Two RNAs folded together computationally: RNase P RNA and transfer RNA, 444 nucleotides in total.
[in-house]
RNA sequence: CCAGAUGGCCGGAUGGCCGCGCUUGGGUCGACAAGGCCCGGGUGAGGAAAGUCCGGGCUCCACGGAGACACGGUGCCGGGUAACACCCGGCGGGGGCGACCCCAGGGAUAGCGCCACAGAGAACAGACCGCCUCGCGCCUUCGGGCGUGGGGCAAGGGUGAAACGGUGCGGCAAGAGCGCACCGCGCAACCGGCAACGGAAGCGGCACGGCAAGCCCCACCGGGAGCAAGACCAAAUAGGGAUGGCGCAUGGCCCGUUUCCGGGUUGCCGUCCGGGUUGGUCGCGCGAACCCGUCAGUAAUGACGGGUCCAGAGGAAUGGUCAUCCCCUGGCAACAGGGACAGAACCCGGCUUACAGGCCAUCUGGCAUU
RNA sequence: CGGAGCGUAGCGCAGCCUGGUAGCGCAUCAGUCUGGGGGACUGGGGGUCGUGGGUUCAAAUCCCGCCGCUCCGA
Numbered sequence: 001c002c003a004g005a006u007g008g009c010c011g012g013a014u015g016g017c018c019g020c021g022c023u024u025g026g027g028u029c030g031a032c033a034a035g036g037c038c039c040g041g042g043u044g045a046g047g048a049a050a051g052u053c054c055g056g057g058c059u060c061c062a063c064g065g066a067g068a069c070a071c072g073g074u075g076c077c078g079g080g081u082a083a084c085a086c087c088c089g090g091c092g093g094g095g096g097c098g099a100c101c102c103c104a105g106g107g108a109u110a111g112c113g114c115c116a117c118a119g120a121g122a123a124c125a126g127a128c129c130g131c132c133u134c135g136c137g138c139c140u141u142c143g144g145g146c147g148u149g150g151g152g153c154a155a156g157g158g159u160g161a162a163a164c165g166g167u168g169c170g171g172c173a174a175g176a177g178c179g180c181a182c183c184g185c186g187c188a189a190c191c192g193g194c195a196a197c198g199g200a201a202g203c204g205g206c207a208c209g210g211c212a213a214g215c216c217c218c219a220c221c222g223g224g225a226g227c228a229a230g231a232c233c234a235a236a237u238a239g240g241g242a243u244g245g246c247g248c249a250u251g252g253c254c255c256g257u258u259u260c261c262g263g264g265u266u267g268c269c270g271u272c273c274g275g276g277u278u279g280g281u282c283g284c285g286c287g288a289a290c291c292c293g294u295c296a297g298u299a300a301u302g303a304c305g306g307g308u309c310c311a312g313a314g315g316a317a318u319g320g321u322c323a324u325c326c327c328c329u330g331g332c333a334a335c336a337g338g339g340a341c342a343g344a345a346c347c348c349g350g351c352u353u354a355c356a357g358g359c360c361a362u363c364u365g366g367c368a369u370u
Numbered sequence: 371c372g373g374a375g376c377g378u379a380g381c382g383c384a385g386c387c388u389g390g391u392a393g394c395g396c397a398u399c400a401g402u403c404u405g406g407g408g409g410a411c412u413g414g415g416g417g418u419c420g421u422g423g424g425u426u427c428a429a430a431u432c433c434c435g436c437c438g439c440u441c442c443g444a
Stems, first nucleotide, its partner, number of pairs: 001366010012325007020044010046341001050352002053350005058226004071222005076090005091105001092103004106217002111215002113211003128157002130153010165183006184206001185204003190199003230282004240273007251266006289308008326339005371443007380396004390427001398414006420436005
């Protein structure tokens, strides 16, 4: 210098003028009220405020305790945390020359299911071509060849994503872990490690294919709904329908012309449906908060000490303009154009996704020079 | 704000649960019947399965993340 890897940070700055939301102080008019007007002070978006994908706080509802079943989620090990599907450290597997990156990564000897097409055979399988051998028939240049039937084999060809270990030597009629050596594989005393796991004496001729982001099994976790939760005040309230309880009635009223008789209705309280209301206050920001430092820890993180108060509305505010500077592009220059993604609404911890441009630190590979 | 569903040919849909071949109707194109049109019959073409990854030998289908649309509740 070129190409890259990882971690972190910023994401326009300062000032003037005008304007908006929230909050607070003062003056003035009014009646020392309600309210109006005027002048100030403070404060006002993000790293993602987004998607609403996880985990919590908070609130209401349900619930005597414990367990089981169903459903949903999580899934190597250890640690962190209020908790998590997040984070840190490690293990195993895969990728890269490397720094480093990626992995839903429990169980396939608990059971069920599936493995299309091709292929002889696809799960404790199989014999199409082929190899060997025997019988019979025919031919023969006497080496053998062809046809047919029986038996043996799984080395070679061929199919497939996957074919029941690989190479070599021996062995055999031909072959085959049939035997042996090495490699692979399985089990594993013992050793190291908290563990996942790693190493490994020895044993075994080799069996135990793949899929659980198919059903499932195992372990662990999970009650439901959400700030339009919910509480209070004000306003509104007209009766109606369903249902339960209390009260009592030998009552009243209505209907069928009247008596008898029958039916309906009439009181209070609760629940649900439906109707009406659609105003105000609280919830609502001191919090798992932020900054600095020390200590413990490899780290995530925790403890301690000091300091700070930091948006909260109506769904709507958080802006505009000018000057100087910064960055990029064009231009000799004056100058011109541009500066991303996007904007709170109960709050917090994560994840995911979007993002112009720039800065810092550490590291890797290559080239050149000393 | 919260919840549910959908995306497959120009249009409307099936296939997805239980993974291997994407199919149906209308439309479109060609031919035949007709003097011509309409119509009928016969045959054909046309699909990044919304998008990016993952699991698997293999993904429209199973899983995850995005994008868009529709519906529902207070």

Rfam match: Bacterial RNase P class A. The family's RNA type in Rfam is ribozyme.